Predicted 3D model of a 108-nucleotide RNA (SAM riboswitch aptamer (S box leader)). Its mean pLDDT, the model's own confidence on a scale to 100, is 80. Its Rfam family is "SAM riboswitch aptamer (S box leader)". Rfam's curators write: The SAM riboswitch is found upstream of a number of genes which code for proteins involved in methionine or cysteine biosynthesis in Gram-positive bacteria.
[in-house]
RNA sequence: ACCUUAUCAAGAGUGACGGAGGGUCCAGGCCCUGUGAAGUCCGGCAACCUGCCUGCUUUGUGCGGGGCAAGGUGCCAAUUCCUGCGGCGUUGUGCCGAGAGAUGAGGG
Numbered sequence: 001a002c003c004u005u006a007u008c009a010a011g012a013g014u015g016a017c018g019g020a021g022g023g024u025c026c027a028g029g030c031c032c033u034g035u036g037a038a039g040u041c042c043g044g045c046a047a048c049c050u051g052c053c054u055g056c057u058u059u060g061u062g063c064g065g066g067g068c069a070a071g072g073u074g075c076c077a078a079u080u081c082c083u084g085c086g087g088c089g090u091u092g093u094g095c096c097g098a099g100a101g102a103u104g105a106g107g108g
Stems, first nucleotide, its partner, number of pairs: 002107007013042001015041003021032003026084004043076003048072003051068004055063002080100001085097004
């Protein structure tokens, strides 16, 4: 590379440096951005894994238990920004699912 699985409607800055792009890629939209993009640092959010505390319990390798936020990741405009494939519905915006993607954990 690839496989399995869980999650993806919440949350996160009036900071410093930086100086023109950005929203992963393709296409079509729609947006963000010199009232400062990407990136770096600081700060923060969250609670997947580890750790610590703890409740219940049918005592089981149990509950997709509760809490903390120290460690490993992750994340910090817009639902994963929206659409692309299928189904349902509407005058119309719509709803559900798949695919793809992202992240964690496990495998390899």